[in-house]
Context: one part of a larger RNA
RNA sequence: UGACGGGGGUCCGCACAAGCGGUGGAGCAUGUGGUUUAAUUCGAUGAUACGCGAGGAAUCUUACCUGGGCUAGAAUGUGAAUGCUAUCCCGAGAGAUCGGGAGUUCUUCGGACAUGAAACAAGGUGCUGCAUGGCUGUCGUCAGCUCGUGCCGUGAGGUGUUGGGUUAAGUCCCGCAACGAGCGCAACCCCUAUUGUUAGUUGCCAUCAGGUUAAGCUGGGGACUCUAACAAGGCUGCCUGCGCAAGCAGAGAGGAAGGAGGGGACGACGUCAAGUCGUCAUGGCCCUUACGCCCAGGGCUACACACGUGCUACAAUGGCGCAUACAGAGGGUAGCUACACAGCAAUGUGAUGCCAAUCUCAAAAAGUGCGUCUCAGUUCGGAUUGGGGUCUGCAACUCGACCCCAUGAAGUCGGAAUCGCUAGUAAUCGCGUAUCAGCAAUGACGCGGUGAAUACGUUCCCGGACCUUGUACA
Numbered sequence: 001u002g003a004c005g006g007g008g009g010u011c012c013g014c015a016c017a018a019g020c021g022g023u024g025g026a027g028c029a030u031g032u033g034g035u036u037u038a039a040u041u042c043g044a045u046g047a048u049a050c051g052c053g054a055g056g057a058a059u060c061u062u063a064c065c066u067g068g069g070c071u072a073g074a075a076u077g078u079g080a081a082u083g084c085u086a087u088c089c090c091g092a093g094a095g096a097u098c099g100g101g102a103g104u105u106c107u108u109c110g111g112a113c114a115u116g117a118a119a120c121a122a123g124g125u126g127c128u129g130c131a132u133g134g135c136u137g138u139c140g141u142c143a144g145c146u147c148g149u150g151c152c153g154u155g156a157g158g159u160g161u162u163g164g165g166u167u168a169a170g171u172c173c174c175g176c177a178a179c180g181a182g183c184g185c186a187a188c189c190c191c192u193a194u195u196g197u198u199a200g201u202u203g204c205c206a207u208c209a210g211g212u213u214a215a216g217c218u219g220g221g222g223a224c225u226c227u228a229a230c231a232a233g234g235c236u237g238c239c240u241g242c243g244c245a246a247g248c249a250g251a252g253a254g255g256a257a258g259g260a261g262g263g264g265a266c267g268a269c270g271u272c273a274a275g276u277c278g279u280c281a282u283g284g285c286c287c288u289u290a291c292g293c294c295c296a297g298g299g300c301u302a303c304a305c306a307c308g309u310g311c312u313a314c315a316a317u318g319g320c321g322c323a324u325a326c327a328g329a330g331g332g333u334a335g336c337u338a339c340a341c342a343g344c345a346a347u348g349u350g351a352u353g354c355c356a357a358u359c360u361c362a363a364a365a366a367g368u369g370c371g372u373c374u375c376a377g378u379u380c381g382g383a384u385u386g387g388g389g390u391c392u393g394c395a396a397c398u399c400g401a402c403c404c405c406a407u408g409a410a411g412u413c414g415g416a417a418u419c420g421c422u423a424g425u426a427a428u429c430g431c432g433u434a435u436c437a438g439c440a441a442u443g444a445c446g447c448g449g450u451g452a453a454u455a456c457g458u459u460c461c462c463g464g465a466c467c468u469u470g471u472a473c474a
Stems, first nucleotide, its partner, number of pairs: 001474002003471003007468007015458002019421005026312008034303002042053002064298007076121003081115003087102006105112002123287002126285003132281002134276003137272001139270001144183006150159003163174003189264004194232007204221002208219003235258001238252001239250004301440001314414001318373007330361003335354002339350004380411001385406007427450007
């Protein structure tokens, strides 16, 4: 100087407390361990691995296994030489591939194009993340981490950065052998809450006219909503009280918004030899008729079991039937599809509009009204299984989703323990997107609808910041 303390002081955080809802019990989905296997590819492992890399494992992906093949190789460049190649057909084969046949384009005659010997450059998801770059997690959006000059100390080092206040903040004020500065904080950026200006189509419809079973449907209009660009607005600016000041308090005024208005992006010096050589790049090592490459089939989907994360439930604040209302944000041409018809349905057949503020996905759901069920393993719950179909795709056996009929398991609110959340939040309800032929999505990322309870307080648990103290630790 640090680190540590079941030392002290001050302070903070859904850290506790106060509340609300869960997990842990059931079934299923998914990831992991273990076991099994020819293979169940690899990585991630307290917090900071385990719906994680994977934002789509039937083939492909694919890295694994079994078997069949290739050896300058699957790709690209230089390239002697050839003139056909490309393309199509037949046969063998699981295919890769092998054998045979047909074929004869353009031309400025150089070639384009295709094949291609030798050779030079291959290739490796093989190892090392403890050789690395880049990227990332975490402490932590915590308020810290340092430097120049000066001063103090033999020196390590100190001071500044401590102290008194204050703040979300090393934020600001006052004081001070310090005076300044940098990286962080804050602000500058984006979304959102209010208003104005400009603009008025594909959006809107108050007034006028036409028109319909109905409808901004039409003429028209820019008022309103909205769209999207530019401005305004909030600064403790004003008032009162306290205070030297910074600032704090106020059911104060004004205001759509008040003391950081709400949310996002943004992550200091560093820590964990944290993670990643399998995104990519890369040093070294290793393989080179194989640890490279092609192909078929299988596996990654196994299953006594254990754990994590979720979904659905156990019902009446509910289930079922009929009727009926209100979103936002997105996607669409190898696409989204109105509408009609067929089918109980998944879907099919026809057909129309839309490169979309125009057409379409699209029905929002919880809600509301009426009816029914009356507390039961039930009209709860939907697992599992049987049968029949639809769709995608060369192909649904291993191993897809969906529909219909039948079947109708466990489960009656969950031990010890444990998690999230402070407001448009929790809880609850649907909708969309990426990936994608299809889909194992209950996941991830977004969007809106309905919409709470509680916080006395900081003694205690956990984590953190500053000062101080002890130390046989570095």